[in-house]
């Protein structure tokens, strides 16, 4: 001084003013005023995962269904996160991977190829051996092989030697594979470990499956109160059977509903639809919370645990803006709606710090 | 806010791993003095990107556009 990677952070700024909303206090007879004092985000977003909470039935059995998939840790939980192995990419720092199982079954692999998974033999390679023919070279036949072209996405272990007719794990040797064992690891896996085995295992599970584990359902328009209001109107469905009875009424079977695909258990039984009628006002939920920040400490880290401090939107036609002055680098994406943990996606531009390459200089 | 679904040709659809088909509609000829019918023939698509697979319209995964449904009370 270029290039790059990785982590956080920040995303106009300050006065002045009218204004909107929550709220604490005073004031007012009520409508409301006064003063204080808070007021969108790193993604509030998509609604793809995960939990709090309510509420349906206690959250139960089967079966179907859905979801997650190297390893072990955090964690309320997860598909999130951190470490780690193992695979690829990059001179590197680093970054990527839905990364159980194909020697449990089934199923698929188009075109093209001779052959696509119990291999096969078109081109080619040889003619030992056995047959005919030929004085002979040799020719045919019957055969042999899979080295070598060729076709594919993928053609049944590489490389050399040695063998042979010509070939091949056919045989060695070293590479790779496997299977059992040993050694480190919690493990995932790893070894320049030993021993066996000529090699049996193509590829797809984001194809059924199979094996491991998880998972009841709906959601603040959930869900409780309070007022107000009418046609508590019409119409479907299933109110049946048997049995006891002190005639009240009980019990078993069945119906029907109970937000769950179905079945069983389980509750209640005048229940649930539909059409038609009424009111579309308040209050509660509602924001103090797995909560920020800051410091010790434990851990490699994610993170826990201690302790101290702070309160930091809560609307409901739904507030958080408009102006004026200054200033700079001229300002992206985009606005809470019951919370909170992740993931994705959008996003002008600007700061910090950590590595890593290459070039000069000393 | 919140739950559900769909996306294939101009329009309504079929298909579901291996070259994407069908009615209508549009073009062009034909035929007719001309136009309409009719015949012939043609064009024109898997919403967008990524990932799995030899190979995606169909698997999966973001995104995207449109479409529905949900208040209380008797």
């Nucleotide at each position: 001084g270029g290039a790059g990677u990785c982590g956080g952070c920040c995303g106009g700024g300050c006065a002045g003013u009218c204004g909107c909303u929550g709220u604490g206090u005073c004031c007012u007879a009520a409508g409301g005023g006064a003063c204080g004092u808070g007021g969108a985000g790193g993604a509030a977003a998509g609604u793809c995962c995960g939990g709090g909470c309510u509420c349906c039935g206690c959250a139960g059995g089967a079966c179907g269904g859905g979801g997650u998939g190297c390893c072990a840790g955090g964690u309320a939980a997860c598909g999130c996160c951190u470490g780690g192995g193992g695979g690829g990419c990059g001179c590197g720092a680093g970054c990527c991977c839905a990364c159980g199982g194909a020697a449990a079954g089934u199923g698929c692999c188009a075109c093209a190829g001779a052959a696509a998974a119990c291999a096969a033999a078109c081109c080619g390679c040889c003619u030992a051996a056995g047959c005919g023919c030929g004085c002979g070279a040799g020719c045919g036949c019957c055969g042999g092989c899979a080295a070598g072209g060729g076709u594919g996405a993928a053609a049944a272990g590489g490389u050399g030697c040695g063998g042979u007719a010509a070939g091949a794990g056919c045989g060695c040797a070293c590479c790779g594979c496997g299977u059992c064992g040993g050694u480190g690891g919690c493990a995932a896996c790893a070894c320049g470990c030993g021993a066996c085995g000529g090699c049996a295992c193509g590829g797809c599970a984001a194809a059924c499956c199979c094996c491991a584990c998880c998972c009841g359902g709906a959601g603040c328009a959930a869900g409780a109160c309070c007022a107000a209001g009418u046609a508590g109107g019409g119409g479907a469905a299933c109110a049946g059977a048997c049995g006891g009875u002190u005639c009240g009424c009980c019990g078993u079977c069945g119906c029907g509903u109970g937000u769950g695909g179905u079945c069983c258990g389980c509750a209640c039984g005048g229940u649930u639809c539909c059409c038609g009628g009424g009111u579309a006002g308040g209050u509660c939920g509602c924001u103090c919370g797995a909560g920020g920040c800051a410091c010790g400490c434990g851990g490699u880290g994610a993170c826990g645990c201690g302790c101290g401090c702070c309160c930091c939107a809560g609307a409901u036609g739904a507030a958080u803006g408009g102006u004026u002055g200054c200033c700079c680098a001229c300002g992206a994406c985009a606005g809470a709606a019951c919370c909170c943990g992740g993931c994705u996606u959008a996003c002008a531009g600007g700061c910090c710090g950590g590595c890593u390459c290459c070039c000069c200089a000393c | 806010g919140c739950g559900g679904g769909u996306a294939u040709a101009g329009u309504u659809u079929a298909g579901u791993g291996g070259u994407a088909g069908a009615a209508c509609u549009c073009c062009a000829g034909c035929c007719u003095u001309c136009c309409a019918a009719g015949c012939u023939g043609g064009u024109u698509g898997c919403g967008u990107c990524a990932g799995u697979u030899c190979g995606a319209u169909u698997c999966u995964g973001a995104c995207u556009a449109c479409c529905c449904g949900c208040a209380c009370c008797a």